[in-house]
RNA sequence: CGGCAGGCUUAACACAUGCAAGUCGAGGGGUAACAGGGGACUUCGGUUCUGCUGACGACCGGCGAACGGGUGAGUAACGCGUAUGCAACUUGCCUCUAACUGGAGGAUAGCCCGGGGAAACCCGGAUUAAUACUCCAUAAUAUUUCAGAAACUCAUGUUUUUGAUAUUAAAGCUCCGGCGGUUAGAGAUAGGCAUGCGGGCCGUUAGCUAGUUGGUGAGGUAAAGGCUCACCAAGGCAACGAUGGCUAGGGGGUCUGAGAGGAUGAUCCCCCACACUGGUACUGAGACACGGACCAGACUCCUACGGGAGGCAGCAGUGAGGAAUAUUGGUCAAUGGGCGCAAGCCUGAACCAGCCAUGCCGCGUGCAGGAUGAAGGUCCUACGGAUCGUAAACUGCUUUUGUACGGGAAGAAUUUCCUUGUUUUUACAGGGAUUGACGGUACCGUAUGAAUAAGGAUCGGCUAACUCCGUGCCAGCAGCCGCGGUAAUACGGAGGAUCCUAGCGUUAUCCGGAUUCACUGGGUUUAAAGGGUGCGUAGGCGGAAUAAUAAGUCAAUGGUGAAAGCCUGCAGCUUAACUGUAGAAUUGCCAUUGAUACUGUUAUUCUUGAGUAUAGUUGAGGUGGGUGGAAUGUGUAAUGUAGCGGUGAAAUGCGUAGAUAUUACACAGAACACCGAUUGUGAAAACAGCCCACUAAACUGUAACUGACGCUGAGGCACGAAAGCGUGGGUAGCAAACAGGAUUAGAUACCCUGGUAGUCCACGCUGUAAACGAUGAUCACUCGCUGUUGGCAAUAAAUCGUCAGCGGCCAAGCGAAAGCAUUAAGUGAUCCACCUGGGGAGUACGUCCGCAAGAAUGAAACUCAAAGGAAUUGACGGGGGCCCGCACAAGCGGAGGAACAUGUGGUUUAAUUCGAUGAUACGCGAGGAACCUUACCUGGGCUUAAACGCUAGUCGACGUCCGCCGAAAGGUGGAUUCCUUCGGGCGACUUGCAAGGUGCUGCACGGCUGUCGUCAGCUCGUGCCGUGAGGUGUCGGGUUAAGUCCCAUAACGAGCGCAACCCCUAUUGUUAGUUGCCAACGGGUAAUGCCGGGGACUCUAACGAAACUGCCGGUGUAAACCGGAGGAAGGUGGGGAUGACGUCAAGUCAGCAUGGCCCUUAUGUCCAGGGCUACACACGUGUUACAAUGGCCAGUACAAAGGGCAGCUACUACGUAAGUAGAUGCUAAUCUCUAAAGCUGGUCCCAGUUCGGAUUGAAGUCUGCAACUCGACUUCAUGAAGGUGGAUUCGCUAGUAAUCGCACAUCAGCAAUGGUGCGGUGAAUACGUUCCCGGGCCUGUACACACCGCCCGUCAAGCCAUGGGAGUCGGAGGUACCUGAAGUCCGUAACC
Repeated sequence: CGGCAGGCUUAACACAUGCAAGUCGAGGGGUAACAGGGGACUUCGGUUCUGCUGACGACCGGCGAACGGGUGAGUAACGCGUAUGCAACUUGCCUCUAACUGGAGGAUAGCCCGGGGAAACCCGGAUUAAUACUCCAUAAUAUUUCAGAAACUCAUGUUUUUGAUAUUAAAGCUCCGGCGGUUAGAGAUAGGCAUGCGGGCCGUUAGCUAGUUGGUGAGGUAAAGGCUCACCAAGGCAACGAUGGCUAGGGGGUCUGAGAGGAUGAUCCCCCACACUGGUACUGAGACACGGACCAGACUCCUACGGGAGGCAGCAGUGAGGAAUAUUGGUCAAUGGGCGCAAGCCUGAACCAGCCAUGCCGCGUGCAGGAUGAAGGUCCUACGGAUCGUAAACUGCUUUUGUACGGGAAGAAUUUCCUUGUUUUUACAGGGAUUGACGGUACCGUAUGAAUAAGGAUCGGCUAACUCCGUGCCAGCAGCCGCGGUAAUACGGAGGAUCCUAGCGUUAUCCGGAUUCACUGGGUUUAAAGGGUGCGUAGGCGGAAUAAUAAGUCAAUGGUGAAAGCCUGCAGCUUAACUGUAGAAUUGCCAUUGAUACUGUUAUUCUUGAGUAUAGUUGAGGUGGGUGGAAUGUGUAAUGUAGCGGUGAAAUGCGUAGAUAUUACACAGAACACCGAUUGUGAAAACAGCCCACUAAACUGUAACUGACGCUGAGGCACGAAAGCGUGGGUAGCAAACAGGAUUAGAUACCCUGGUAGUCCACGCUGUAAACGAUGAUCACUCGCUGUUGGCAAUAAAUCGUCAGCGGCCAAGCGAAAGCAUUAAGUGAUCCACCUGGGGAGUACGUCCGCAAGAAUGAAACUCAAAGGAAUUGACGGGGGCCCGCACAAGCGGAGGAACAUGUGGUUUAAUUCGAUGAUACGCGAGGAACCUUACCUGGGCUUAAACGCUAGUCGACGUCCGCCGAAAGGUGGAUUCCUUCGGGCGACUUGCAAGGUGCUGCACGGCUGUCGUCAGCUCGUGCCGUGAGGUGUCGGGUUAAGUCCCAUAACGAGCGCAACCCCUAUUGUUAGUUGCCAACGGGUAAUGCCGGGGACUCUAACGAAACUGCCGGUGUAAACCGGAGGAAGGUGGGGAUGACGUCAAGUCAGCAUGGCCCUUAUGUCCAGGGCUACACACGUGUUACAAUGGCCAGUACAAAGGGCAGCUACUACGUAAGUAGAUGCUAAUCUCUAAAGCUGGUCCCAGUUCGGAUUGAAGUCUGCAACUCGACUUCAUGAAGGUGGAUUCGCUAGUAAUCGCACAUCAGCAAUGGUGCGGUGAAUACGUUCCCGGGCCUGUACACACCGCCCGUCAAGCCAUGGGAGUCGGAGGUACCUGAAGUCCGUAACC
C1' cells in the first nucleotide's frame, strides 16, 4: 500500500431529525393537484367551464402489514437439542381434481350543507356506489342424527360404502383472450399439541402440593388435556434431590487440549423470547401484533388549562455510561420480498461506497559489485587493535509501488417493445433494441526516476542477545527468582547485539503446562486424609452346575444426524487470505434382523462360603449378691515424755489440755501386694482378692443337618475412658478451687502444711480423647527362623504335625525415606469413610442435639510464599556415658589495700598525632618522644617542588666568603668562581613528561601475625552402601602423650598433621692443644702458669659412641602395661625450633607492597616554638615495702652468658660521692666491664622502728647546640602512705615455683622498676575427677548469621477486611385480605 473479514462485550439508559410498508382505477363513488383535448372570456400574461383523456389527493373495498430487520431483558422451562407420535389438529396466497356462479334488497363512507373545539378531532342533516353488507333459490364426496354392510388396526377405534333425515354458498370486472368468486377433495408449504432421553450451581434449601393427583359429566379450543367448572375418591412429587434460592436465552459451532476434557455461545445459520413497564382482547388463514387498538403506570412533549400527543432492542444519528466500537452516504443495477394482468410503485432487506493497522493474507521500502576495511562514534590487554562494516561514498542494473498520460471490463439474466418460427388463443424457442449504484473502479499499456516508503521491544537466569560511563539500598527495575549499600552485563544513558516487522510492546480474559479433583489418570502409618467401636436399612458387589430368555453387551442393515463450519481432492480471483464444487466426517438417537461367551432375569440342582447340631476346652468377658486380710484414718483405754512432722534448708502445722512412738479393742470407706508375664478375655471403651448365681463368646474335634442363607454398609440404632451436669446416698485415703508457709526481682507455679467439690454407690444426662497400631472391614495368594497362650493328633523316646491367637527377626516386593514384611504399609478383588497449600478455623452464621458446659454439621472476607514429612552434616543443650588438660582439688608464691613507675579509658587542651579494645587491647606497635624522631598544634616560608630519570632550551655556573633583615627556614646586596682531546663532559636554571601524600577504604587485596592449639585432628584415590545429601574408611574392643600401635572389620591404600630427622643440654671416646689448663720435671717471684715445658686433668670445638621396651619376671591373643637388672641417662631423659584442614569479613593501607577513590600555591614540603610528659577520676601490668628466715656495719667465697675503638678501661691521684685528671692494655678464650644472695663476726629487739623509702629543700656531677616546660645520677637534709590487704582473681608439677644478682639490644644521655638472655641458692603438693573452664565419641533439636540462635502473647498508634450490634432507612419476593381499569364470557321480554 492492497485484498478479505469484523466493528456498543457497558445503560433491555433516554432519544432531536430524516427515512425503514405499502400497493391495486383491470373492485367502487369520484376529481383535490398535474398534463393534454374541447368550449367560453381575454388586458394575449392568462382566467373560467367541461372527468372527455392520461392519470390521481382523500374516501369505500381487496391483498399485504404475523415476512423481512433488531435485541437477549425474562426464562432452569418440553424453552432448546435429539428421536418419536397425533386413530386429537389447522393451514391465506400456490398446484391438481370435481361441481357451481340464478335472483332480490336496504344502507354507509366520500361529496354537499350546518355546528362545536386552541388542537387532536367530533356532532347533526341531506344524498350516493361497489368484488362492502343482507335476504331468497339450488347443492354434496361437507356437517348433524338414525339404520346397515365390508375391510383393517394400536386400546379407545379407523377407513370404505348403502339408505333415510336436517342445515349451509357465491361477485363481479373485462381490451372478450381472460382475470376473479363459492363448495368439496388431494398435494405442497407453514404451524399447533404430546412423549422418551440430554445439558447449570447451592443440602448452611428436606420435605412440597387442594385444581393439588385421578375419575365421571359438562363447557371451551383448530385440536388432546384440570385448560375451566360440578360431583366423587385421596391421591401426586421427593435423597436417582422434590420444594426453595442464585445464575443463565438454547443449539449448530468457537478457543484450547495428544485425547478425554475445560472454557465459551461475537460475526453466519436454526429455534425461542421480547418490543417504554404491566394487563387485555379485537381483526385475521395466521398476532394476543416492534413502526395496530384499549386500559393502568412511569417518563417526555404540545396546550387557549378545558384537553391532547409519543415509544429507534429497524438504518443513520444524538446525549449518557464506559478502557472501548463507524456515515444523519449511494442505488433498487443484481438477489429477495409486498401489491398489481402488466407497465410499474415501495423496500435503511439487500448490493455498494465512507471511517478504524481491530484481525487474517499478500506486497514494497531496492538488487549486484565495491577494502585506502575511509571519516566519525564506541570499546580494549591502548605508539596498536576491535566494532558499526560491504555498511557508506563510488560504479552498473531493475521499476513492484508511487506520479503523469492513454485504453478500459465481467457482474445483464429478465421485463417490455419489434420481428421470425411452432401454434386455435395461451405458451414456448430464435434474433434485434432497452436496463450498472459500485465506477472511468478492477485491469492493461506507455513514460519517469532509487527515485515516494521503518519501526517497536529486549539483552542476569528462565530466554535469542555485552561492554563503557553515571548513580551508590538513593534514584529506580521487577512475570518468578531477585538487582541497587563506590568497580551494577539486572537502575539511567551510550555504543553494539538479538527478536519480530507495518507493526511492536503492555494490560485483561480463556485453555494448556496442572496426573494440582486423577473416567483415561491420584492418594489416606509419619507429608492433607481411616469414621471411637459394633449391629444393621436402602444401595453396591457376590460360590459351583445345567437349561430357558435376550434387558445390558456385540454385529449387520435402514432412517435420521439442516446448511454453513472442521478435514481431504479439485476449481475461481496474478498468489494467498477468501470463495465455489465434490467427498469424507458428524464418535449421537430411533428402528429391524441376528449372535449368546460374560453380566442380568427365570427354573432346577450342588457343597467348598455361611450357619446349625454334638463332644470337649479356655479366659481379669458381662451383671447381681456375699465374703476376706493387709494398709490408712478415727475413737476408747493403757505405757510413756518432749518433741513430732516436713524440707535442698526451713517455716506454716501438731504437741505438757500429754502429741509422735508402742500395745489392745472397736468402727469407717476405698483399693485389692505377692502370683503378674511384650500372659489372657472383650467390637472398642475396657476388665485383676475370694466364693456363688445368672449370662454372652471364642477355639478345637466329628462331618450329622440347611443349601449361597454371603461381604460391605450412606442415613439409622446401640455401646462408648476421664472430666463435667442433675437427684439421692456415701466420704478412709487422695485431691482441682481455696488458705497458709517457703522459694523468688516477682511466684496467682514447681516444694511443704492443711483443705472443698470430685474420686465411691444408685438412677439419668453428656458423647468427647494422642478414643493410636496415629494403619477401615471382608476374601484369596506370596521365602524362612524363633519365643509363647489355648486345643487336637502321632511316636518307645529323642522329636514333630495341625488349627486359632499373642510377640521378635528377616527374604522377595513395596515405600520419599524412616520403615512394613502371612497380624503387610506386598500382590489382587468388593464395599464404606476421608483428603486437595499454610493461616484465618474446627472459628462465624444458620440448623439440629444438650439442663448447662458444650457437641455435630461447617464457610467466607482477608493474609502469606510458604507451611509440612523423612533423612544428612554441623552447631548447641543449666541432656546422658567415656576420656584429657595447673581445668578443679592438694600445695607454694602473688595480684586486688599503700607509695611510685608504666600503659589505657575519661576529662582537659590550639594540639594533647595515629593504631590496638572479652579471652586473642591496656611495660601493646615503641628494642628507648628534651631538638630530631613527629605523623599533631600555632606561626613564618616554598610551588615541577627534598631526591632520581628523560626531552628541549638557556647559562657558566653551583657553591664559597663578606654585609644586612630574620627565631630559623628563607630573602636580599656585594666579591670570587669549571674541565676539555673542542666532539663534548659536568653543574645550575627554565619548559614538558614524570613527582609527593603517616590522606580514605584491612569490609577490594598481597605478605606477615594473634587465637582455638602442639589440641589430635583434617582429607583424598579406588571400591562398597544409599534415589540423594552423604556414609564407610576415620567405627567397635584394647592401648597410647598422640587417628600411637594392635586385634577385629566392605573396605584396601595414601596425603597433610603426631612421632622421628635439626639445635642446646646430661655420659664418654678420638682428634687438636692457643689466648685456655697445670699432674709430674725444671727455673723464678713478696705473690700469681710468671717462665721452660707438658696433653695427663678441667676446658674449648669438630667427629663419633650411647637408649632400642634391647634383656629378665609377671599380666595380656597382640599392641602394650607393671616390676627389676645393668647404666651417666629408662620408657618422649630435659629444653628449644617446628603450628594440619580451617575459624574469628580477628589485626595491620602507620613497617613494606598494592587496586580504587581523594588533595596538587596543598591533605605536598621547609623551619622555629609548643604538644605527644596535661589531671577531680577509673582500670590493667609492674617495682619497692610493710620487716628479725630481717635491717645496718665489717670481713670473706663461688658463676654463666654477653659487650667493647667516637669503645671497654687496669693502675695512680683528687673528690664523702656521682665523677674528674693523668696513664696502660685490648679490634679481645690474651686486655677490660663484673656478681649477689651465701658464709663469719658485730649491732638493732618489735616500735611506724636503725622497717619503709615517697615527697620536698639545698648543693653538685655527667651527656648533649640546648636539661624551663621535660633527663639520669651523687651528697646532705626531709622521712609520706604502708603493720600482709574485701568480694574476687593469677602463675607454677622439678633444677620447676620461690629467691639472688649479672649481661645485652635500643642508646649522645635517659625516665629500664620494661623486654630478651645468663647463671647462683633451691622447695612443697597431686587423695582424686563430684564440681568450675576448655577440648575429643552416642543421643534430642522447630537452630544453620548455627543458643549472643529461634520464637510466643499482650499493650500503644494508624490502616484494611470480615462478623456482631439497641435499632433505623430503602428495595425485592411469597402468602392472605381490601379496593378494582380495560377486556372476555354469560344473563335480561334491557335499549336501538
A computed fold for a 1392-nucleotide RNA from an uncultured organism, annotated as small-subunit ribosomal RNA. The sequence is in RNAcentral, with records from Greengenes. Its Rfam family is "Bacterial small subunit ribosomal RNA". The coordinates come from a structure-prediction model, not an experiment, and the mean pLDDT is 81.